[in-house]
RNA sequence: AAUUUAUAAAGAAGAAGGGAGAGAGCAGGCUCUGAGAACUUCUAGCAACCCGCAACUAUAGUUGAUACGGUGCUAACACCUGCCCAUUUUUUGGGACCUAUAAAUU
Numbered sequence: 001a002a003u004u005u006a007u008a009a010a011g012a013a014g015a016a017g018g019g020a021g022a023g024a025g026c027a028g029g030c031u032c033u034g035a036g037a038a039c040u041u042c043u044a045g046c047a048a049c050c051c052g053c054a055a056c057u058a059u060a061g062u063u064g065a066u067a068c069g070g071u072g073c074u075a076a077c078a079c080c081u082g083c084c085c086a087u088u089u090u091u092u093g094g095g096a097c098c099u100a101u102a103a104a105u106u
Stems, first nucleotide, its partner, number of pairs: 001106008013043005021032003026082004044074003049070002053064004083095004
C1' cells in the first nucleotide's frame, strides 16, 4: 500500500515547547483559534479492537470481568451537506460512496 471483517449519536485534558493556522481530501456551509491553531514532548484520562483471564460451546464462536501488555482516542454525530431511496415540504429516517481505527491476509 491492497483486500476482507468489525466499529464510528457514548466516553475522556492538563503542562511545557511552538507561533498561525485547524476541523482527512474537493466544493459549499458552520465552527475552533494570539484568552495561543497545527505539530512535538511529558503526565493524566477514556474506551475495550487485539493479547492474556473465566464460563459456555455446534470448535466456529458467544458472553463476562480486568486494564499489566500491543494499538487507538481525549470540541462539535466521521462537525454538517453533496449520490440514491423513503417521508415530508423542507424536515426526518435509511442506504451507498469516501474516510478513520482495529484485527487478519498478501
Molecule: SAM riboswitch aptamer (S box leader)
Organism: Pontibacter burrus